[in-house]
RNA sequence: UAGCGACAAAGGCAACCGCCGGGGAAACCCGGUGGGCGCAAAGCCACGGACCUAAGGAGCGCAGGGCUCUACGGCCGCCGGGCUACCGAA
Repeated sequence: UAGCGACAAAGGCAACCGCCGGGGAAACCCGGUGGGCGCAAAGCCACGGACCUAAGGAGCGCAGGGCUCUACGGCCGCCGGGCUACCGAA
């Protein structure tokens, strides 16, 4: 240094729920706070796939309510990939 991941050590993050507030059409995201599912990258990136949503667009319906398709939206705690990183037993 790489690989690897301990009944090691110091720490870290925070699913989900409650309360308060905000953004967005929605999915979802952000901030504060309490609890704490879990995570050796649950640090970062939307590059590939999966999945979620459908404002706008297209089509359908006489019309109303709506229905179907669609991502340039979302998701990195779904998988893969890329970048960076604490510790040092076997």
The RNA shown here (c-di-GMP-I riboswitch aptamer) has 90 nucleotides and comes from an Actinomycetota bacterium.
It matches the Rfam family "c-di-GMP-I riboswitch aptamer". Rfam describes the family as follows. GEMM was predicted in a large-scale screen for bacterial structured RNA regulatory elements. Gene Ontology term of the family: cyclic-di-GMP binding.